[in-house]
The RNA shown here (Bacterial RNase P class A) has 361 nucleotides and comes from a Pyrinomonadaceae bacterium. It was read from a public genome assembly, where an Rfam model found it. Its Rfam family is "Bacterial RNase P class A". About the family: Ribonuclease P (RNase P) is a ubiquitous endoribonuclease, found in archaea, bacteria and eukarya as well as chloroplasts and mitochondria. Its family is annotated with dimeric ribonuclease P complex, ribonuclease P activity and tRNA processing in the Gene Ontology. It is annotated as a ribozyme.
RNA sequence: CAGGUGAGUUUGGUAAUCGCUUUUCCAAUAGGAGAAGAGGAAAGUCCGAACUUCGCAGAGCAGCGGGCCGGUUAACGGCCGGGCGUCCGUUUAUUCGGAUGACGACAAGUGCAACAGAAAGCAAACCAGCCCGUAAGGGUGAUGGGUGAAACGGUGAGGUAAGAGCUCACAGGCAUUCCUGGUAACAGGAUUGACCGGGUAAACUCCCCGCGAAGCAAGACCAAAUAGGGAAACGUUUAUGGGCUGCUCGUCCAGUUUCCGGGUAGGUCGCACGAGCCGUUUGGCAACAAACGGCCUAGAUGAAUGAUUACCGUCCGGCAGUAGCCGGAUACAGAAUUCGGCUUAUGAGCUUGCCGGGUUU
Numbered sequence: 001c002a003g004g005u006g007a008g009u010u011u012g013g014u015a016a017u018c019g020c021u022u023u024u025c026c027a028a029u030a031g032g033a034g035a036a037g038a039g040g041a042a043a044g045u046c047c048g049a050a051c052u053u054c055g056c057a058g059a060g061c062a063g064c065g066g067g068c069c070g071g072u073u074a075a076c077g078g079c080c081g082g083g084c085g086u087c088c089g090u091u092u093a094u095u096c097g098g099a100u101g102a103c104g105a106c107a108a109g110u111g112c113a114a115c116a117g118a119a120a121g122c123a124a125a126c127c128a129g130c131c132c133g134u135a136a137g138g139g140u141g142a143u144g145g146g147u148g149a150a151a152c153g154g155u156g157a158g159g160u161a162a163g164a165g166c167u168c169a170c171a172g173g174c175a176u177u178c179c180u181g182g183u184a185a186c187a188g189g190a191u192u193g194a195c196c197g198g199g200u201a202a203a204c205u206c207c208c209c210g211c212g213a214a215g216c217a218a219g220a221c222c223a224a225a226u227a228g229g230g231a232a233a234c235g236u237u238u239a240u241g242g243g244c245u246g247c248u249c250g251u252c253c254a255g256u257u258u259c260c261g262g263g264u265a266g267g268u269c270g271c272a273c274g275a276g277c278c279g280u281u282u283g284g285c286a287a288c289a290a291a292c293g294g295c296c297u298a299g300a301u302g303a304a305u306g307a308u309u310a311c312c313g314u315c316c317g318g319c320a321g322u323a324g325c326c327g328g329a330u331a332c333a334g335a336a337u338u339c340g341g342c343u344u345a346u347g348a349g350c351u352u353g354c355c356g357g358g359u360u361u
Base pairs, nucleotide, nucleotide: 001357003355004354005353006352007351008350009349010348011347012312013311014310015309016308017307018306020037021036022035023034024033025032026031039332043343044342046341047340048339049338050337051215052214053213054212058249059248060247061246063211064210065209066208067207068082069081070080071079072078083103084101085100086099087098088097089096104206105205109204110203111200112199126145127144128143129140130139131138132137154170155169156168157167158166172196173195174193175192177190178189179188180187181186219269220268221267222266229260230259231258232257233256234255241253242252243251244250276295277294278293279292280291281290282289283288313330314329315328316327317326318325319324
C1' cells in the first nucleotide's frame, strides 16, 4: 500500500417554486405567517413487557415454557462478566488470545442405531488357547486373532491346566467424606472403596423452577335509525344455563341458549411527554445505574410526509498535473398502540481485531 475475514457504527445536505398532513398565532370572506412531518431495519410477528377488558376465589391435574454461575433490566430465550466443554491459532507450558455450546440427569426406567460380526444393554463363543478322549466329541475360558465407527478398563507382576481385578503395585475414571480458595458455577488437594457400565434425552422420560386468558380489529363514549319485534327450551334452588383457561372440585351471577325478522356500518376518544432522547460528572472490568443540565423530534384513517430545477457531499472510471474537467453510481426499502430485544434484506462510508501478500527503511 492493497486484499481476505470477524465485530461495531453512520444512513446524505442546501436553496427556490408548487403541492399535501398536523399544530400555534393573526384573521373571519377567502386566507396569511411560523414550527414539525417515514427506518436501521419501519420488514418477519420469533421472544419479553407496558396498556385495555374479563375474573377478584382459588386449589389440584393436565398443558406450555425455561435449565452452568453471578450481575443488569420493567421484563426476557436479551446484554455484560465469569466457569466448564469443544474447536482454531500461539507458547517451554491450558501460557496467552479468539470463536462457539439447544450448558440439569443415560449409574431411575423404557426405547433407537443399517450392514458386518458369535455377540452391540448386561449380551456373547466364529477360529485359535487349555483339560479329558484313539477318534467323534465333551468341558473350561475371554488371553490372542477376525468383524465393525465402537467388542465393556490400562501398564507390569504374581497366580492358573490355560486364563480372568482372581490378587497385588502404579497411574486413570467414577463415587463417598473432609480441607483450602472463590458470592457462586467451579478449581486444587487428601482419605476410603476393584465400584470399573460406549452413544443418543434437539428420543419417550425423570428432577428443579416458572406461567390466568385474550388482544388497539383491546376498549370507552356520543348521535341517529328500526319493530321499547316475535317464538321456543332450561332456570329463579347447593345448581339447569352462563363466568372464572382445557378438565375436576369449589365459587359467583339471575338469567342463559337457540331460531325467525328488522335497523345501523356514522362520529369522538384511545393517539403519542415516553421504562423518551442528548451532554457532563461520579460509581462499576463491563452491561449499566445515579445526579445535574438541556431538548420535544409524525399521528394519518382508503390512509399525508411529495414533485421539479440547480448546486454540493460520498464512491467508481477516464483525462490532466494541482486541487480542475468529463461521465457514471448512490442500495435494502414506507410509520398505523408503544417500547426493549432477536432474525432477515442491503449500496456506500468510517473505526478496529486477526490472517496472508507486495514495497521501502